[in-house]
Predicted 3D model of a 91-nucleotide RNA (Glycine riboswitch aptamer) from a soil metagenome.
The sequence is in RNAcentral, with records from MGnify.
Its mean pLDDT, the model's own confidence on a scale to 100, is 77.
RNA sequence: GGCGCGGGAGAGUGCGGUUCCUGGCUGAAUUGGGGCCGCCGCCGAAGGCGCAACCGGCCCCCGGAAACGCUCAGGCAAAAGGGACCGCGCC
Numbered sequence: 001g002g003c004g005c006g007g008g009a010g011a012g013u014g015c016g017g018u019u020c021c022u023g024g025c026u027g028a029a030u031u032g033g034g035g036c037c038g039c040c041g042c043c044g045a046a047g048g049c050g051c052a053a054c055c056g057g058c059c060c061c062c063g064g065a066a067a068c069g070c071u072c073a074g075g076c077a078a079a080a081g082g083g084a085c086c087g088c089g090c091c
Base pairs, nucleotide, nucleotide: 001091002090003089004088005087006086007085012040014039015038016037017036018035019034020033021032041076042075043074047072048070049069050068054064055063056062057061
């Protein structure tokens, strides 16, 4: 470093528009779910970046660089997925 197993967080089921399905069906009002678009708010543990703690060197310059910082990407009901990192086993 790779593979397998287990553990593994955070943040809106936000608002508006549009469309499909469902339900109802005299008419009207209206329920639930999905897709797409826009807006605002928010998270930080894939990745990325930093003017960055810290470490190193030929030391006031240069290099490396975090779980820190930024949030581009990604993510924000549940489920699913992703998931730094930790443990165990194997190569």